Small-subunit ribosomal RNA, 5' domain from a bacterium, 542 nucleotides, folded computationally. Its mean pLDDT, the model's own confidence on a scale to 100, is 82. Its Rfam family is "Bacterial small subunit ribosomal RNA".
[in-house]
Context: one part of a larger RNA
RNA sequence: GAACGAACGCUGGCGGCGUGGAUAAGGCAUGCAAGUCGAACGAGCGACCCGACUUCGGUCGGGAAGCGAGUGGCGAACGGGUGAGUAACACGUGGGUAAUCUGCCUCAGGGUGGGGGAUAACAUCGGGAAACCGGUGCUAAUACCGCGUACAGUCUGGGAAUCGCAUGAUUCCCGGAGCAAAGGCGGGGAUCUUCGGACCUGCCGCCCUGAGAUGAGCCCGCGGUCGAUUAGCUUGUUGGCGGGGUAAUGGCCCACCAAGGCUCCGAUCGAUAGCCGACCUGAGAGGGUGACCGGCCACACUGGGACUGAGAUACGGCCCAGACUCCUACGGGGGGCAGCAGUCUAGAAGCUUCGACAAUGGGGGCAACCCUGAUCGAGCGACGCCGCGUGCAGGAUGAAGAUCUUCGGAUUGUAAACUGCUUUCGCUGGGGAAGAAAUGCGGCGGGGUGAAUAAUCCCGCGGUUAGACGGUACCCAGUAAAGAAGCCCCGGCUAAGUCCGUGCCAGCAGCCGCGGUAAUACGGGCGGGGCGAGCGUUGUUC
Numbered sequence: 001g002a003a004c005g006a007a008c009g010c011u012g013g014c015g016g017c018g019u020g021g022a023u024a025a026g027g028c029a030u031g032c033a034a035g036u037c038g039a040a041c042g043a044g045c046g047a048c049c050c051g052a053c054u055u056c057g058g059u060c061g062g063g064a065a066g067c068g069a070g071u072g073g074c075g076a077a078c079g080g081g082u083g084a085g086u087a088a089c090a091c092g093u094g095g096g097u098a099a100u101c102u103g104c105c106u107c108a109g110g111g112u113g114g115g116g117g118a119u120a121a122c123a124u125c126g127g128g129a130a131a132c133c134g135g136u137g138c139u140a141a142u143a144c145c146g147c148g149u150a151c152a153g154u155c156u157g158g159g160a161a162u163c164g165c166a167u168g169a170u171u172c173c174c175g176g177a178g179c180a181a182a183g184g185c186g187g188g189g190a191u192c193u194u195c196g197g198a199c200c201u202g203c204c205g206c207c208c209u210g211a212g213a214u215g216a217g218c219c220c221g222c223g224g225u226c227g228a229u230u231a232g233c234u235u236g237u238u239g240g241c242g243g244g245g246u247a248a249u250g251g252c253c254c255a256c257c258a259a260g261g262c263u264c265c266g267a268u269c270g271a272u273a274g275c276c277g278a279c280c281u282g283a284g285a286g287g288g289u290g291a292c293c294g295g296c297c298a299c300a301c302u303g304g305g306a307c308u309g310a311g312a313u314a315c316g317g318c319c320c321a322g323a324c325u326c327c328u329a330c331g332g333g334g335g336g337c338a339g340c341a342g343u344c345u346a347g348a349a350g351c352u353u354c355g356a357c358a359a360u361g362g363g364g365g366c367a368a369c370c371c372u373g374a375u376c377g378a379g380c381g382a383c384g385c386c387g388c389g390u391g392c393a394g395g396a397u398g399a400a401g402a403u404c405u406u407c408g409g410a411u412u413g414u415a416a417a418c419u420g421c422u423u424u425c426g427c428u429g430g431g432g433a434a435g436a437a438a439u440g441c442g443g444c445g446g447g448g449u450g451a452a453u454a455a456u457c458c459c460g461c462g463g464u465u466a467g468a469c470g471g472u473a474c475c476c477a478g479u480a481a482a483g484a485a486g487c488c489c490c491g492g493c494u495a496a497g498u499c500c501g502u503g504c505c506a507g508c509a510g511c512c513g514c515g516g517u518a519a520u521a522c523g524g525g526c527g528g529g530g531c532g533a534g535c536g537u538u539g540u541u542c
Stems, first nucleotide, its partner, number of pairs: 001542004006538005013388006019381002026344003030341003035074003040071002044067002048063006081299003091223007100216002105212008113147001115145002122137006154177010183204006191198002225271003232262003237259004242254003274296004278289004301322005324335004352378001354377003360374001361372004391421004401412004425483001426479006435469001440464002443461007486531005491512003497526005507514002
């Protein structure tokens, strides 16, 4: 000098863009942060409409929409947080997988036949303070389970060709074994009909298979901390054979066999630490750092465990143990903010218990739409960077005051007053956005499927629907110089000196050093220098 997720002191007008719990991975009140689908399913509810009855109170039946529980599906493994652990194939980079999996999505091929038994809801009985639980009875499905079929694909037996870095891989032919499925919604001319439908057709699904895309698993080369006042470490240890397990290789696990494996090119042990893109500094080389943003990893009160699933460290899932905490009728139960706000504590120290799904994105749904503390915005903090303002011009007999003085004067100083002008920002009044592309709905035109002018899908045109921010940005007018300057320094380094007070005192200080009676170094006045909504100090890095 530069930098900072800074803090402290004094001071403080406005705006834009950023940024804000680094310590205690300490404890947490309260609210919200993951739901959605009635076009998978059965029952229920109370308004509305229709019909019947009516003692005019109401009762019964039907209808399309709606509602909130239950079964079922998808999601909840994403998104969001934190950095505790980890010196490791965790990360970075480059490869391998002939050792693998991949829901939803895309493309392609084929299929979707026919049956069965339950169960929640519900009803009823019972237990419990509660959490909740048990018995009996009824019922549906895209829930569950058999059967049939299955070229291909899987496993297996035989054969051939081609290829490879070993194990082997790919393709083709013949044979055997076992394995699938689910329906829903809309429209319809003829035929049939129990008037539900069959049948035809469109869309959304379902099953099998191949390919892709995406995501993930595993393996390897190389790379990045400190300590030798840590020198030896290791028995599933190192390898083999066989098996188990996994999507998959492998001591990953097991039985047996062998006695190996690592290490001064630093094993083992200890300490520290999430890694990277990047960030800071520097001419560079290098040094330091890993906040925000992005990628990967790990963790979710502590430790352990599996279940479900395409996928699990399963933060807002389950089970066990522990610590802590809450409720209790004392028998027993509930909880997990390192999500967004907020609170207590520790600390020098870090914000609102805000608004909206309008946009972007995500989940569910045919869709309408619902959910979304992701996100978009607003609020608070000079925490940082940047921009703007606090006025401009004229004005000397150089006013007054103040300070200094050699008492002549000098300085403050064009500074003020005064005159003229302007009005950014602020304040007041008025106008007032872009961010909206779409989707949906209805109209017209064209096209695909289709027997069809139904229906459905696609494209185009024009219409309509929807803004949290926000009456904000921006524009116009009004107002009056009107509302807006401080902080540090002045001995040398280092830019800027004098007077008074003090008297090795009080004090200053980054280094050298100042102060003991004339102190440019302490304290104050005046003057000056520097920076400026900031200025200094402290801490840390280069």